[in-house]
Two RNAs folded together computationally: RNase P RNA and transfer RNA, 404 nucleotides in total. It holds a member of the Rfam family "Bacterial RNase P class A". From the family's description: Ribonuclease P (RNase P) is a ubiquitous endoribonuclease, found in archaea, bacteria and eukarya as well as chloroplasts and mitochondria.
C1' cells in the first nucleotide's frame, strides 16, 4: 500500500424562523399565548414465536401441520452462540431441512440384457448330459461340437450397474483370499453429547422420505376489523329451508358434552362515542414538515408509526472503527 | 391493519416430477377474389411472475421476493 473477507457502529447539527399533531397551565371564548414530546435501522414483508382478547368449559382420540446433529441461552418448535460432521475456496472464510433406503409401498424418463433381481455381447467347458471322431491294457482315456449350465471380470447404456485399486487364486471368474483405501457393526479409550481414535470382524444389501410413510419431539381454534362498555335507532317485518327421530355450537373427523333455534333471500333503521391503545410519538385510521445556516466533495440512499412484544427475511447512498486473508516489497 | 387465494402463449384455460410445455379462440403468411369477408393449407409467436434450493431431472416440490385479486366492523 492494494485486492478480498466476515463482524459492529453511524446514517446529520442540544443553530434559527415559520408551520403541524398530542399533552399541560394560563388568557378566556372556539380562538390566542407559554411550556413539554414527536418515526427506523428496517416503522416493511407478514415469515416464526410469545403477551392480549374470545370461542358455554382450551374433556380424550385420531388425521392435518411442523426446517429432525450436539450442548447451552430463552416464554418460544423460529432464532441467538459454541462445538461436531459433510461439501467448497489459494486462503481469512462460506454453504449444508444434517433421523431412518435392513419395516413396508411408491418412483427411478430416455438408452440399456438388467434399476432391485437381471444377462445382450464377451468369457468359461471344470460338473452332468448327448453326439461325432481318434484310441485302448476294454476299465477308460483324448480332441471337436451342442444342450444343460458357470461368472460379473471385460465391452457397451446409463444421472446412477451391486464398495475402489493392485496382487494371488480360478476352467474361467468373484472379498474366493491378501495388502492398502472407503463404507458398516462391535470392544476399549477421550468427550455433558454430537463425534473423534486405536483394535477386530470380509458384514460389503443402488438412488429418491423437501414421495407415502417409521421414529422422536411439539400443536384446540380464531385473531386487537379481536373483544369489552355507553348512547343513538327499531317493527325484532315479510318469505323459503332444515330443527327435541337433536338444528346450530365445542373452528377438519369420531367420542364425549352443551343445547333451541339455525342460514338464506326480500324490505328498513342507525351507522356516533369511550376503553382495548402503550410508566415521554400517537389518530377524527389524519400528526411528525418547509426555508435558511454550519459542518461536508454533495444533505443525498432505502424508507415511514396504527394492538405491543422478540426474532428472521427483504431494501439501502455515503462514512468510521478495530480483526483476519492472499500478493508485492522492506527489514 | 388483519387474514386468504392466485400468476403458464394476446386472452381464456389443461399440464402436479421425465427430455424439445400443450388446445380453444387470436395472431403472421400464402392460396382464394376486381377488392374484403367465408373457406383452405401453413407458422407455437412463451424469462411456464424474478430468485435460489432438493433431485439425475423443476411449470411441478421447498424457501424466499415481486404482481394481482377477494374477505373482515
Nucleotide at each position: 500500500a492494494a485486492a478480498g473477507c466476515g463482524g459492529g457502529c453511524c446514517g446529520g447539527c442540544u443553530g434559527g424562523c415559520g408551520g403541524c399533531u398530542c399533552c399541560a397551565g394560563a388568557g378566556c371564548u372556539u380562538c390566542u399565548c407559554u411550556g413539554g414530546a414527536g418515526a427506523g435501522g428496517a416503522a416493511a414483508g407478514u415469515c416464526c414465536g410469545g403477551g392480549c382478547u374470545c370461542c358455554a368449559a382450551c374433556g380424550g382420540g385420531c388425521a392435518c401441520g411442523g426446517c429432525g446433529c450436539c450442548g447451552g441461552c430463552g416464554a418460544a418448535u423460529c432464532g441467538c452462540c459454541g462445538g461436531g460432521c459433510g461439501g467448497g475456496a489459494a486462503g481469512a472464510c462460506c454453504c449444508g431441512a444434517c433421523g431412518g433406503a435392513a419395516a413396508g409401498u411408491g418412483c427411478c424418463a430416455c438408452a440399456g440384457a438388467a434399476a432391485c433381481a437381471u444377462a445382450c455381447c464377451g468369457c468359461c467347458u471344470a460338473c452332468g448330459u448327448c453326439g461325432c471322431g481318434c484310441u485302448u491294457u476294454c476299465g477308460g482315456g483324448c480332441g471337436c461340437g451342442g444342450c444343460c449350465g458357470g461368472u460379473a471380470a471385460g465391452g457397451g447404456u446409463g444421472a446412477a450397474a451391486u464398495g475402489g485399486u493392485g496382487g494371488g487364486g480360478u476352467a474361467a471368474g468373484a472379498g474366493c483370499c491378501c495388502a492398502c483405501c472407503g463404507g458398516c457393526g462391535g470392544u476399549c479409550c477421550a468427550g455433558u453429547g454430537a463425534u473423534g481414535g486405536c483394535c477386530c470382524g470380509g458384514c460389503c444389501g443402488g438412488g429418491c422420505a423437501a414421495a407415502c410413510c417409521c421414529c422422536a419431539c411439539u400443536c384446540g381454534a380464531a385473531g386487537c376489523a379481536a373483544g369489552a362498555c355507553c348512547g343513538a335507532a327499531u317493527a325484532g317485518g315479510g318469505g323459503a329451508c332444515g330443527g327435541a327421530u337433536g338444528a346450530u355450537c365445542c373452528u377438519g373427523c369420531c367420542c364425549g358434552g352443551g343445547g333451541a333455534c339455525g342460514u338464506c333471500c326480500c324490505g328498513g333503521g342507525u351507522c356516533g362515542g369511550u376503553c382495548g391503545c402503550g410508566a415521554u410519538a400517537g389518530a377524527c385510521a389524519g400528526a411528525u414538515c418547509g426555508c435558511c445556516g454550519c459542518a461536508c466533495a454533495a444533505a443525498a440512499a432505502c424508507a415511514g408509526a396504527a394492538u405491543c412484544c422478540g426474532g428472521c427475511u427483504u431494501a439501502c447512498a455515503g462514512g468510521c472503527c478495530a480483526a483476519c486473508u492472499c500478493c508485492a516489497c522492506c527489514u | 391493519g388483519c387474514c386468504c387465494c392466485c400468476g403458464u402463449a394476446g386472452c381464456u384455460c389443461a399440464g402436479u416430477g421425465g427430455a424439445u410445455a400443450g388446445a380453444g379462440c387470436g395472431c403472421c403468411u400464402c392460396c382464394g377474389u376486381c377488392c374484403u369477408a367465408a373457406g383452405g393449407a401453413g407458422g407455437g409467436c412463451g424469462u411456464c411472475g424474478g430468485g435460489a434450493g432438493u433431485u439425475c431431472g423443476a411449470a411441478u416440490c421447498u424457501c424466499u421476493c415481486c404482481g394481482g385479486g377477494g374477505g373482515c366492523g